[in-house]
RNA sequence: GGAGUUGGCCAGGCAAUCGCGCUGUAUUUGCAUCUUUGAUGUAAGUGCAGGGAGGAAAGUCCGGGCUCCAUAGGACAGAGUGCCAGGUAAUUCCUGGGGGGCGCGAGCCUACGGCAAGUGCCACAGAAAAUAUACCGCCUGCCGAUUCGUCGGCAGGUAAGGGUGAAAUGGUGCGGUAAGAGCGCACCGCGUGCCUGGUAACAGGUAUGGCAGGGUAAACCCCACUCGGAGCAAGACCAAAUAGGGGGACAUAAUGCGUGGUCCGCGCUGUUCCCGGGUAGGUUGCUUGAGGUAUGCGGCGACGUAUUAUCCAGAUGAAUGAUUGCCCACGACAGAACCCGGCUUAUCGGCCAACUCCCACU
RNA sequence: GGGCCGUUAGCUCAGCUGGUAGAGCACUCGGCUUUUAACCGAAUUGUCGUGAGUUCGAAUCUCACACGGCCCACCA
Numbered sequence: 001g002g003a004g005u006u007g008g009c010c011a012g013g014c015a016a017u018c019g020c021g022c023u024g025u026a027u028u029u030g031c032a033u034c035u036u037u038g039a040u041g042u043a044a045g046u047g048c049a050g051g052g053a054g055g056a057a058a059g060u061c062c063g064g065g066c067u068c069c070a071u072a073g074g075a076c077a078g079a080g081u082g083c084c085a086g087g088u089a090a091u092u093c094c095u096g097g098g099g100g101g102c103g104c105g106a107g108c109c110u111a112c113g114g115c116a117a118g119u120g121c122c123a124c125a126g127a128a129a130a131u132a133u134a135c136c137g138c139c140u141g142c143c144g145a146u147u148c149g150u151c152g153g154c155a156g157g158u159a160a161g162g163g164u165g166a167a168a169u170g171g172u173g174c175g176g177u178a179a180g181a182g183c184g185c186a187c188c189g190c191g192u193g194c195c196u197g198g199u200a201a202c203a204g205g206u207a208u209g210g211c212a213g214g215g216u217a218a219a220c221c222c223c224a225c226u227c228g229g230a231g232c233a234a235g236a237c238c239a240a241a242u243a244g245g246g247g248g249a250c251a252u253a254a255u256g257c258g259u260g261g262u263c264c265g266c267g268c269u270g271u272u273c274c275c276g277g278g279u280a281g282g283u284u285g286c287u288u289g290a291g292g293u294a295u296g297c298g299g300c301g302a303c304g305u306a307u308u309a310u311c312c313a314g315a316u317g318a319a320u321g322a323u324u325g326c327c328c329a330c331g332a333c334a335g336a337a338c339c340c341g342g343c344u345u346a347u348c349g350g351c352c353a354a355c356u357c358c359c360a361c362u
Numbered sequence: 363g364g365g366c367c368g369u370u371a372g373c374u375c376a377g378c379u380g381g382u383a384g385a386g387c388a389c390u391c392g393g394c395u396u397u398u399a400a401c402c403g404a405a406u407u408g409u410c411g412u413g414a415g416u417u418c419g420a421a422u423c424u425c426a427c428a429c430g431g432c433c434c435a436c437c438a
Stems, first nucleotide, its partner, number of pairs: 001358010012327007020052001022050013054333001058344002061342005066231004073264004078227005083097005098112001099110004113222002118220002120216003135162002137158009170188006189211001190209008235284004245275006256268003277437003291310001294307005328331001363434007372387004381418001390404004411427005
């Protein structure tokens, strides 16, 4: 100098003017009440001060808080997760490690329990797709033919070779044999027992078995663990208005209902569907929270803990903007709606740190 | 804001116990008819919404994304 890997940060900046919604405070006006030259409450206006979208606010894919239904209970069904250990309120997330794969490397990816429990499936091709079996071939015996090279038929042995297929019954080599074959041996792979290291996954060693026996569990299933349902349009309170209505079904103390399925249990006494009627108003839930910042300590790390300082959007037709000037690298994706922790997806550019490889020079 | 469902031929829908995708209508051609319709016969038509993964093999199983649709308040 070039090419890359990982982690983190920022998300045009500054100034002026005007505007929007929230909170606090001061003040003016109206209304209500009372303890009546005033106080309190409320509504509107004005002034001042404070703060006013994001790293994803998104998708709603997971998990939790919160609220209601039992205080969320039991059994079955159902759903999800799936190497090991840890973190956490919790998780399908995160951290560290193991196995496997990719890369020269820094590093990256990994639904990674069990088909040697059971069942199913494996189209076409192929002898055979799983209780195996034999098309060509190889070999032996018998019979027949013969141009004496062999050829044909029958019976048997075999699975080394060919062929089919995505996949063919451990692989390679040597021995062995009529030809062959774990038939025997060596190495590799696999299973089982033991030993060592490690919390464990697992790794290494050693002995042993000739080898269970193909693939598929993002097929049913088995094993282990987890899960009650619904969601702020949940829920609570106030106000206004109407016809407190009509019909069907199930019940009448066993059923029905109590937020997805069945039974038990617990609670309530009518429940549910259709048609019709009224209101489309306000308050609360609502933002102080598993909050954030800084520092110290523990831990490889995720994270935990202690101290200090601080309050940082809360709308409800829904605010967070517009104009002008200057500057530059010329500005991407995109807008809160009960709140958090993750994941995933979208995204112009820029900056920082650590590390790897290549080239050149010293 | 929250919850749920769907996407297959030009249109409406099957197929979703994995094995290479169909039906009806429409369109095209031929026949019948003087001609048209109806009728008869034939043929064509697909990135199965998109992209990954599992598998020998995916419309079908799994994940992510895109598009479209439906439902929800209170009172008696």
This is a predicted complex of two RNAs, RNase P RNA and transfer RNA, with 438 nucleotides together. The prediction has a mean pLDDT of 78.